About this RNA: The prediction has a mean pLDDT of 81. Predicted 3D model of a 148-nucleotide part of an RNA (small-subunit ribosomal RNA, 3' minor domain) from a Dehalococcoidia bacterium. NCBI's taxonomy places the organism under Bacteria, Bacillati, Chloroflexota, Dehalococcoidia.
[in-house]
Context: one part of a larger RNA
RNA sequence: CACCGCCCGUCACGUCAUGGAAGCCGAGAACGCUUGAAGUCGUUGAGCUAACCCUUUUUGGGAGGCAAACGCCGAGGGCGGGCUUGGUGACUGGGACGAAGUCGUAACAAGGUAGCUGUACCGGAAGGUGCGGCUGGAUCACCUCCUU
Numbered sequence: 001c002a003c004c005g006c007c008c009g010u011c012a013c014g015u016c017a018u019g020g021a022a023g024c025c026g027a028g029a030a031c032g033c034u035u036g037a038a039g040u041c042g043u044u045g046a047g048c049u050a051a052c053c054c055u056u057u058u059u060g061g062g063a064g065g066c067a068a069a070c071g072c073c074g075a076g077g078g079c080g081g082g083c084u085u086g087g088u089g090a091c092u093g094g095g096a097c098g099a100a101g102u103c104g105u106a107a108c109a110a111g112g113u114a115g116c117u118g119u120a121c122c123g124g125a126a127g128g129u130g131c132g133g134c135u136g137g138a139u140c141a142c143c144u145c146c147u148u
Stems, first nucleotide, its partner, number of pairs: 003111001005108001008104002011101001013098004018093003023088006031080005039073001041071004047066003052062003114135009
């Protein structure tokens, strides 16, 4: 490159990330029920027992110890319903970006219905209409103030 300007949204195509989603596959920390090794501790300790004690010196008794049994705690295992979190997921929602696609023309000049705005309804899309609000509206006239 200055209106043969600028510019908005739907739609189509491509790329990327992302939300929802029946379901599928995992991970994590707890919880409840259940099972429960080793080991300490506690109770029992009829079986076993050299040292110590007693003694009718005996194939005896006591103390202590050991085995064993039971109990508490207990690593781990099993089952269960939830919680947190990751991946995947038919389908689906919008988003960003992408020289020359489609439809219209909403905005920017009074942008050709001034625009914007809250809300409601409506419409392929920008958007339209109703009600209320704002001037960050042009034009014309008047008033007030300021400057020359």
Description:
Its Rfam family is "Bacterial small subunit ribosomal RNA". It was read from a public genome assembly.